[in-house]
Molecule: glmS glucosamine-6-phosphate activated ribozyme aptamer
Organism: Bacillota bacterium
RNA sequence: AAGCGUUAACGAGCGCCGGGACCCCUUUUGGGGUUGACGAGGAGAGGGAUCUCGAAAUAUUCGGCGGGUGACCUCCGGCUACUCAGCAGCCGUGAACUCACGGACAAAGGUUGGCCGUAAGGGCGACACAAAACCGUGCGGCUGAGACCG
Repeated sequence: AAGCGUUAACGAGCGCCGGGACCCCUUUUGGGGUUGACGAGGAGAGGGAUCUCGAAAUAUUCGGCGGGUGACCUCCGGCUACUCAGCAGCCGUGAACUCACGGACAAAGGUUGGCCGUAAGGGCGACACAAAACCGUGCGGCUGAGACCG
């Protein structure tokens, strides 16, 4: 240095930038840089269009491009009384959502202490604070056939 194997971390609120804003220079029809969304949650298959939740902030978290796990449509699958079929509803293999009540969980900004950079800025440690998903409780099918019991 290459190859192979193992483990761990990361692995789509993610990446990028020609605009804007800002900094530096031997400066102005020039050159070199910085910034450009803080985490939580999210993947049956295919498709088109692009997306949930809060935190911070009086605000460039402006603007744009690419992508995209949400939602929608179709198919497949599961649940709604023991089985099957149809319909209806709800979901995605942890396959019963909504709603009500209760419970739990973050990072940044912030405070503070170091580090790097001329600077704009970047990075590290400590401290605290959400909502939704989630957890607990409450509510919930029809028809037909079968099985089982009397």